[in-house]
RNA sequence: CAGUGCUGUUAGGGGUGCUACUGCAUCGUGCGGUGGCUGAGAUGAUACCCUCCGAACCUGAUAUGUGUAAUGACAGCGCAGGGAAACGGUGAACAUUUUUU
Numbered sequence: 001c002a003g004u005g006c007u008g009u010u011a012g013g014g015g016u017g018c019u020a021c022u023g024c025a026u027c028g029u030g031c032g033g034u035g036g037c038u039g040a041g042a043u044g045a046u047a048c049c050c051u052c053c054g055a056a057c058c059u060g061a062u063a064u065g066u067g068u069a070a071u072g073a074c075a076g077c078g079c080a081g082g083g084a085a086a087c088g089g090u091g092a093a094c095a096u097u098u099u100u101u
Base pairs, nucleotide, nucleotide: 005090006089007088008087009086010085011051012050013049014048017037018036019035020034021033022032023031024030025029057082058081059080064075065074066073
């Protein structure tokens, strides 16, 4: 000088779907309860994830492919367009490839 991992404080951003049974109301359907699926998280939230070296999340998308009981369940799309930060601690802890367990 650089410092990508882990972590603290403060601040900020974000999502909450599908489904079996069932209660109530209902034209459609909606709300609630007990379970099931994926996931960090599906409203126990004072949680969880993410904050510019930014795939948390939104748009494209009521889209495409695969799969499923079903669903953004998985994959592509994606060096596409957007997307929320400052200050500390630690001090190589990071990534990729190969080999071994």
A computed fold for a 101-nucleotide RNA, annotated as TPP riboswitch aptamer (THI element). The sequence was found by an Rfam model in a public genome assembly. Its Rfam family is "TPP riboswitch aptamer (THI element)". Rfam links the family to the GO term thiamine pyrophosphate binding. From the family's description: Vitamin B(1) in its active form thiamin pyrophosphate (TPP) is an essential coenzyme that is synthesised by coupling of pyrimidine and thiazole moieties in bacteria. Model confidence (mean pLDDT): 77 of 100.